The RNA shown here (small-subunit ribosomal RNA) has 1459 nucleotides and comes from a Patescibacteria group bacterium.

RNA sequence: UACUUAGAGUUUGAUCCUAGCUCAGGAUGAAUGCUGGCGGCGUGGAUAAGGCAUGCAAGUCGAGUGGGUUUAGACCCACGGCAGACGAGGUAGUAACGCGUAGGAAUCUACCCUAGAGUCGGGCAUAUUCCAUCGAAAGAUGGCGCAAUUCCCGAUGGUCACUAAGGUGUAAAGGAGCAAUCCGCUCUAGGAGGAGCCUGCGUAAUAUCAGCUAGUUGGUGAGGUAAUGGCUCACCAAGGCUAUGACGUUUAGGGGAGCUGAGAGGCUGACCCCCACCGAUGGAACUGAGAUACGGUCCUUACUCCUACGGGAGGCCGCAGUCGAGAAUCUUCCGCAAUGGACGAAAGUCUGACGGAGCGACGCCGCGUGGUGGAUGAAGUCCUUCGGGGCGUAAACAUCUUUUAUGAGGGAUGAAGUUUUGACAGUACCUCAUGAAUAAGGGGCUCCUAACUCUGUGCCAGCAGGAGCGGUAAUACAGAGGCCCCAAGCAUUAUCCGGAAUUACUGGGCGUAAAGGGUGCGUAGGUGGUGUUAUUAGUCCUCUUUUAAAUCCUUCGGGCUCAACCCGAAGGCUCGAGGGGAAACGGUAACGCUAGAGGAUGUAAGAGGUACGUGGAACUCAUGGUGUAGGGGUGAAAUCCGUUGAUAUCAUGGGGAACACCGAAUGCGAAGGCAGCGUACUGGGACAUUCCUGACACUGAGGCACGAAAGCGUGGGUAGCGAAAAGGAUUAGAUACCCUUGUAGUCCACGCCCUAAACUAUGUUCCCUGGCUAUGAGGAGUAUCGACCCUCUUCGUGGCGAAGCUAACGCGUUAAGGGAACCGCCUGGGUAGUACGGUCGCAAGACUAAAACUCAAAGGAAUAGACGGGAACUCGCACAAGCGGUGGAUCAUGUGGCUUAAUUCGUAGGUAAGCGAAGAACCUUACCAAGACUAGAAACUAUACUGCACGGCUUCCGAAAGGAAGUCAGCCUUCGAGGGUGUAUAGCAGGUGAUGCAUGGUCGUCGUCAGUUCGUGGCUUGAGCUGUUCCCUUAAGUGGGUAAACGAACGCAACCCCCGUUGUCUGUUUUAAAUGUCAGGCGAGACUGCUCCCUCACGGGAGAGGAAGGUGGGGAUGACGCCAGAUCAGCAUGUCCCUCUGAUGUCUUGGGCUGCACACGUGAUACAAUGGGCGCGACAAAAGGAAGCAAUACCGUAAGGUGGAGCAAAUCCCAAAACGCGUCCUCAGUACGGAUAGAGGUCUGCAACUCGACCUCUUGAAGCUGGAAUCGCUAGUAAUCGUAGGUCAGCCAUACUACGGUGAAUACGUUCUCGAGUUUUGUACUCACCGCCCAUCAACUCAAGGGAGCCGGGAAUGCCCGACGUUCGCGUUUAUCGCGACCCACGGCAAGUUCGGUGACAGGGAGUAAGUUGUAACAAGGCACGGCUAGCGGAAGCUGGUCGUGGAACAAUUCCAUG
Repeated sequence: UACUUAGAGUUUGAUCCUAGCUCAGGAUGAAUGCUGGCGGCGUGGAUAAGGCAUGCAAGUCGAGUGGGUUUAGACCCACGGCAGACGAGGUAGUAACGCGUAGGAAUCUACCCUAGAGUCGGGCAUAUUCCAUCGAAAGAUGGCGCAAUUCCCGAUGGUCACUAAGGUGUAAAGGAGCAAUCCGCUCUAGGAGGAGCCUGCGUAAUAUCAGCUAGUUGGUGAGGUAAUGGCUCACCAAGGCUAUGACGUUUAGGGGAGCUGAGAGGCUGACCCCCACCGAUGGAACUGAGAUACGGUCCUUACUCCUACGGGAGGCCGCAGUCGAGAAUCUUCCGCAAUGGACGAAAGUCUGACGGAGCGACGCCGCGUGGUGGAUGAAGUCCUUCGGGGCGUAAACAUCUUUUAUGAGGGAUGAAGUUUUGACAGUACCUCAUGAAUAAGGGGCUCCUAACUCUGUGCCAGCAGGAGCGGUAAUACAGAGGCCCCAAGCAUUAUCCGGAAUUACUGGGCGUAAAGGGUGCGUAGGUGGUGUUAUUAGUCCUCUUUUAAAUCCUUCGGGCUCAACCCGAAGGCUCGAGGGGAAACGGUAACGCUAGAGGAUGUAAGAGGUACGUGGAACUCAUGGUGUAGGGGUGAAAUCCGUUGAUAUCAUGGGGAACACCGAAUGCGAAGGCAGCGUACUGGGACAUUCCUGACACUGAGGCACGAAAGCGUGGGUAGCGAAAAGGAUUAGAUACCCUUGUAGUCCACGCCCUAAACUAUGUUCCCUGGCUAUGAGGAGUAUCGACCCUCUUCGUGGCGAAGCUAACGCGUUAAGGGAACCGCCUGGGUAGUACGGUCGCAAGACUAAAACUCAAAGGAAUAGACGGGAACUCGCACAAGCGGUGGAUCAUGUGGCUUAAUUCGUAGGUAAGCGAAGAACCUUACCAAGACUAGAAACUAUACUGCACGGCUUCCGAAAGGAAGUCAGCCUUCGAGGGUGUAUAGCAGGUGAUGCAUGGUCGUCGUCAGUUCGUGGCUUGAGCUGUUCCCUUAAGUGGGUAAACGAACGCAACCCCCGUUGUCUGUUUUAAAUGUCAGGCGAGACUGCUCCCUCACGGGAGAGGAAGGUGGGGAUGACGCCAGAUCAGCAUGUCCCUCUGAUGUCUUGGGCUGCACACGUGAUACAAUGGGCGCGACAAAAGGAAGCAAUACCGUAAGGUGGAGCAAAUCCCAAAACGCGUCCUCAGUACGGAUAGAGGUCUGCAACUCGACCUCUUGAAGCUGGAAUCGCUAGUAAUCGUAGGUCAGCCAUACUACGGUGAAUACGUUCUCGAGUUUUGUACUCACCGCCCAUCAACUCAAGGGAGCCGGGAAUGCCCGACGUUCGCGUUUAUCGCGACCCACGGCAAGUUCGGUGACAGGGAGUAAGUUGUAACAAGGCACGGCUAGCGGAAGCUGGUCGUGGAACAAUUCCAUG
């Protein structure tokens, strides 16, 4: 100076945290879907290094040479030279000196450059050609003969090589030209570039690969190479590598760089550049400067092709192209014009390198699909509250422009070069003309995430990245309209980075969420007190060099119209190496020091360990005595023991195991763990002294040792207890809990096992950071004769708490606080601490330790509720105490069920069932059958017609409704066809059809229970809490006191009504009148006011007075809410459905709602003598009364009838019964009971058959007090007795709602049942216990492991065979020879190893719809749960041993805090 960091959704009723999953961004050699105008620049076989037809991709030189053909230019073959080792392609192999980077020494180098010297003499062959032969071909063989810049010999030779220092050895080629000269050749030295070799450092995963190595490591000598070297060989030695990961296995070309990211990093290695490696497979050499050679040779294997079957040929991983496989990747194009390469003296030839064009939206960049005006806001379409609104200036229409497109004309740069030379290309570009003309789509619209409505569908069809949407009002599916985003593209899929601090170096964690090793000792390693000196591989500063080019970044500039793209300049770019310097820190070396550590001396404590001995209590067994019928055991029992004498008791003896009291919140130990007493041996710690050593320390991967209980082996022992087992109970079952027995085991010795909730769920060590208090061990001071007490101090063990930390809970000098060192461990849940492999073990098993698949959570802490077979407190006719019922009978009534043409519908625990229904013969009526109507039985509007409005009556058909015909009368009127009526048409009506889970309203219930909330403030990260808790009190969240709360609201109470006492006023009736009763109005009265006791207060208890006493009795009044409670059939209402078709609408007749094997609810009447019958005699209240109540009187046995006084009511009427008195009945199926049935009647009504009530006579059923169980009621109550009303023609009313008469008993009390409230506690519940949830079994699906085996691949070992070929040896006929040997590819045999595929079968895991069996866990989950271990069992599981609290409740003790 510049640049730089974004989050969201999803676990819950809600919250905080932890943790995973998912999304928004960028990228790609991509692919797919829909769509598609143009141009520029890039880019394009990622899979089968699978197979390839065809053409081309490496030749050139006649100025090295021979020959052939030709009129000639020239061309062809062969020898020879150079090139062919470059360029081009691919990434198979390779985890390596392969690559990268920095260095090095023991080397070579054709062409090129510089320099020096030389280039003399001679000779032998041979290819092509020709002749002959073989063969289908490819090709081969023999012979004659010829040349060279082919080859050979000799000479000379130095700045060449070797050397015994004398010397020896070793070169050459010529060609062109008239010539000058040029191009060559040989030797040497040097350079440049190239190549080979060596080294440091860096370079994937895996330890479920831990040991590897015989040429291995080194030496000597030799061989070999251009050169060092075990590169090779002989001999000698026994080394070398490895936990800083050797060896093995898997994967992979490496780098510059690319993508992403704030960066650090992570991922990748396409295009371009550098390096390496490969050329169908494997091997080998030759030539050459260079190869172990992509378009050369030989062999081998596989494949393909030709063939005359004898034998041959081939290698696209060059450019095009083809097949195959695949989601997928181009033209069998033009040109050497440019750049570059090979050859040539040159002209030139060759060049699928390259330059270009073509194809593909594959990518990046740019342009366009028009601009301006234009409202009647057209049509159309969508929405609508029906008013309107949106698409929308959008279109039409007018006018303008011409990028692009098309046509015409002109026309390049690229050429270096004055002449000739352009594939691209008549291209770019320029000019003109035509004409808005040729050109817009894709995805999305619940939230994350920009953008909303309608229709259809109805957990279906479907959507979906996550959460999730869809079960009749879907902004989430599908379509449409509208809108949003991007745009010649847009989406999807796949992959990478990011977000993800989710592997944390930057930059995380481990008490309870995943995570501290069971504990110690200790190796490697890591870290390390203090002083001085020296040094300098760490560290710091500076300089030099390097980090190829391209890329990237910054600045500046240039070329394509801009951009992408390309070019230029300067600077930057983490690293490495070298030189110089510094010395604080770190390291190293030396010498010191004493504060760390250790030792010494002294003191005291202790259940520290091992061995031996020993003691008493209890238990059990045996023997004996006493003694008799039981004992034992449980919730209750039984199995069991006992008359062969138990239990009980006494005595004696034996046996094994464990150690009461002390004892504790105590002590000791590394942990596990350790307890009678004594002895012996022995480990550790503390305090005090400050004498010694002098950093000797801390931690500690591997390693070693110890390690509860259970378990295992051998041998003992066995009293009690006690897995397994047996029996008895319990139970639906009971493989359990309870009981009776009881084997292993528990005990000892020795040897194993090595795991625990081995826990403080808290690794070890050191330092620092307020305290208070208790206790164990020691010391000092003070004090004392000595102690106790008190104060200080060190170590240990607890409690409460400052700061701080923590998600919270909590921790807090014994840290989970602040720092340092080292180790161990974690990274979503399940699968799983499992499989496979390995190590250990006698076994059981332990340690180490995955994946496929599956889910979107699993989890921690805390909060509010709900719940508990948790706790505390309180209340209620909740229980108890009482009285009367129900449940049994008959009947009434309602419901279920059954039946039926229909038995209309609703209501369903409490909170349905004498309920809707305060009245089903028709009607009601909604149901069924039959017959009818269709704008409708009733309503509104518009239009047309209206004459005789409507209509009444008669006749016919008919069950009626209805239909048809005839007849009678002739609407009002302001005279305007105004109103009205009817008919027709059109809108529409109508529906007790569906949805109470779309709703309003109303109601039930908890419950007349005392609760439910808010504002402000305070506390908490937050959900939330406080207030509303606590104490006293109340019927009450009623009141008072206290308190981080202060106030307030809805409830409670009061205000309202009735009853009870009374004053006064008014009034009808009654009465002759007054009075009084009664009715109404206005008042009084009761407030804990007074006395005593308790109390801080509120208030409570007792009493007086009073008609009434502590709310006087009753009613109305029902908080926030709960039950998707009830009602669409009371009413209203959204949506859906039915309706001009034989209707789910409307009318009518008849039937049904009353149907009857049965079950339930609510009632009535009874079962009798506290009764029944008969006679006589009394006493109410509250209602009702005109289509009504009806008196007296008369008739009838009666129901009732005749008749009608009185009364629109304090006047009249309906109108009492239990009761009292008298009498009969005398305990029985009756003089109880009245069902059922027969006969005869009365009344209502159009009509009593289905199907009314009542009266009379007769009939006279069940029933003799009701099983389990269950209901109501606390005083004028229960019980009992009648009366009235509504509905109503009548009535199935015994119902319901009211009224009065008579009129009790009991409540000790709150243990239990039910319900409710408050507080607290636990929780895995929140759809809230009718919750949640575990395991087997059954069905289907999926993945992985095991598995008798079977099949295939890889790497290596041993042996056999041994091609080609190098090297070596031998042979002779000296050759392109033959034979042999070593090595070796391929192939074979053998035993293993490793990886994969498949596999009968068996086992476990995961998922799936409402399957089966149980109920294990969550509350004390009904036996507290859990860890380890052992046995057993359909299953969860049960039981034994030991351990943990991650157990509730209760009690005691102690500690702490407060008073």
Model confidence (mean pLDDT): 83 of 100.